A computed fold for a 523-nucleotide part of an RNA from a metagenome, annotated as small-subunit ribosomal RNA, 5' domain.
Context: one part of a larger RNA
RNA sequence: GGAUGAACGCUAGCGGCAGGCUUAAUACAUGCAAGUCGAGGGGCAGCACGAAUAGCAAUAUUUGGUGGCGACCGGCGCACGGGUGCGUAACACGUAUGCAACCUUCCUUCAACUGGGGAAUAGCUCACCGAAAGGUGAAUUAAUACCCCAUAAUAUUCGAGAGUGGCAUCACUUUCCAAUUAAAGAAUUUCGGUUGAAGAUGGGCAUGCGCAACAUUAGCUAGUUGGUGAGGUAACGGCUCACCAAGGCUACGAUGUUUAGGGGAUCUGAGAGGAUUAACCCCCUCACUGGUACUGAGACACGGACCAGACUCCUACGGGAGGCAGCAGUAAGGAAUAUUGGACAAUGGGCGCAAGCCUGAUCCAGCCACGCCGCGUGCAGGAUGACGGCCCUAUGGGUUGUAAACUGCUUUUAUACGGGAAAAAACCCUCGCUCGUGAGCGAGGCUGAUGGUACCGUAAGAAUAAGGAUCGGCUAACUCCGUGCCAGCAGCCGCGGUAAUACGGAGGAUCCAAGCGUUAUCC
Numbered sequence: 001g002g003a004u005g006a007a008c009g010c011u012a013g014c015g016g017c018a019g020g021c022u023u024a025a026u027a028c029a030u031g032c033a034a035g036u037c038g039a040g041g042g043g044c045a046g047c048a049c050g051a052a053u054a055g056c057a058a059u060a061u062u063u064g065g066u067g068g069c070g071a072c073c074g075g076c077g078c079a080c081g082g083g084u085g086c087g088u089a090a091c092a093c094g095u096a097u098g099c100a101a102c103c104u105u106c107c108u109u110c111a112a113c114u115g116g117g118g119a120a121u122a123g124c125u126c127a128c129c130g131a132a133a134g135g136u137g138a139a140u141u142a143a144u145a146c147c148c149c150a151u152a153a154u155a156u157u158c159g160a161g162a163g164u165g166g167c168a169u170c171a172c173u174u175u176c177c178a179a180u181u182a183a184a185g186a187a188u189u190u191c192g193g194u195u196g197a198a199g200a201u202g203g204g205c206a207u208g209c210g211c212a213a214c215a216u217u218a219g220c221u222a223g224u225u226g227g228u229g230a231g232g233u234a235a236c237g238g239c240u241c242a243c244c245a246a247g248g249c250u251a252c253g254a255u256g257u258u259u260a261g262g263g264g265a266u267c268u269g270a271g272a273g274g275a276u277u278a279a280c281c282c283c284c285u286c287a288c289u290g291g292u293a294c295u296g297a298g299a300c301a302c303g304g305a306c307c308a309g310a311c312u313c314c315u316a317c318g319g320g321a322g323g324c325a326g327c328a329g330u331a332a333g334g335a336a337u338a339u340u341g342g343a344c345a346a347u348g349g350g351c352g353c354a355a356g357c358c359u360g361a362u363c364c365a366g367c368c369a370c371g372c373c374g375c376g377u378g379c380a381g382g383a384u385g386a387c388g389g390c391c392c393u394a395u396g397g398g399u400u401g402u403a404a405a406c407u408g409c410u411u412u413u414a415u416a417c418g419g420g421a422a423a424a425a426a427c428c429c430u431c432g433c434u435c436g437u438g439a440g441c442g443a444g445g446c447u448g449a450u451g452g453u454a455c456c457g458u459a460a461g462a463a464u465a466a467g468g469a470u471c472g473g474c475u476a477a478c479u480c481c482g483u484g485c486c487a488g489c490a491g492c493c494g495c496g497g498u499a500a501u502a503c504g505g506a507g508g509a510u511c512c513a514a515g516c517g518u519u520a521u522c523c
Base pairs, nucleotide, nucleotide: 001523002522003521004520006519007518008517009516010515013375014374015373016372017371019368020367021333026331027330028329030328031327032326035076036075037074040073041072043069044068047067048066049065050063051062052061053060054059083286085284093210094209095208096207097206098205099204102203103202107199108198109197110196111195112194113193114192115149116148117147118146125138126137127136128135129134155180156179157178159176160175161174162173163172164171165170185191186190212258213257214256219249220248221247224246225245226244227243228242229241230240231239261283262282263281264280265276266275267274268273288309289308290307291306292305311322312321313320314319339365341364342363343362347361348359349358350357351356378409379408380407381406388400389399390398391397392396415459416458417457418456419455423450428445429444430443431442432441433440434439467512468511469510470509471508472493473492474491478507479506480505481504482503488495489494
């Protein structure tokens, strides 16, 4: 000098864009953050409409008949999105390869199929237990839930034969025999279901190289290293087990200890390098602590389950409930870090034929000079150089200083009033055209949280707007007064003991400027 997720002191007009718990992965009140589908199903608790009955009427009762729909069965989603950096020195990450050792819901393409039957169960009803959370029994019922039969192959399994290729185990192609295995409807436009092949996407596994500190850590290792066989997995493998052998790693740093998420990137530097991992993107990791599996295409699952533990809460003492490292917010810690806001209008996601519903993702707004960038706080003229202040060689001069007053001009910004967006095009509806049982194209219509915001116009008026640090040398900028080794200053050298340009005040000056200084850290 540059830089910062900064803090502190003094000061402060505005806008744009970014950023905002670096400490306690401490504990959490409250609300919200993952639902959706009635075009899968039985149904009808509640709402609305209709109908019926009673009544003069108000009204009451009944009724799944309709719109819809609480709870329930079922499907898909909840493994994404969002947060954190505890752990991890590791194939975690980066890069480059391999899988002849693998999986892949939804989506796309192609091929084939979608026949028949059955038994339950939730809900509802009844009864019972419990303070509650919740639970037990009986009766009855549906399905795109479950089961069985049929049909099956380029699927899977066993066996036999031929050919081609490869880095080995082997792989591929083809022929034959045998065995096993499937399906679901709804709606009238279509959407689905099953099997197989391929693609796309997403993952899994393995390997080379790279990737902290300490040798005041020198030896470490029994599933350890390898083999055979078996089990297990989507898949290879001591992944697990039985048996056999005695191996395996290590000064090219094993093992141990300490520290740490990794990378793209960011800061600095001429570069080489050094430092950092806030924000944004990719990967990994975790979800009160530890462990376990279930479901599922995918989890060993933040807002799922079970067990153990710590903590908090409820209790009728028998027993139960909970997990903000999601968004806000609270307490605590700390030098220190924001609103218990608005909207799904856009983008994206889930479900749905769709309308649509959900979405603290996201888009916006609020707070904070925390940073970067931009704008303003006027401009021109104006001297017998006013007044006042300060200084001096003092009837005077210098300086503040064209500064002020005064004259003319402008109105960014602020204020008032008026107009007023883009972000919106789709989905959907109506119409038309092309082609044709499914789409494409065109025209019109519908939709804005931000926001009456940005922006534009009009009005009057210099009106609404400057501070901070420094002035001995380094280092730009000097005099007077006060103090008298005191009070104090200080980054280093050093100032101060009666003429202090170094302390305190004043005048003046210098440097930056809505900021200026100090502290901390990095180059």
Rfam family: Bacterial small subunit ribosomal RNA.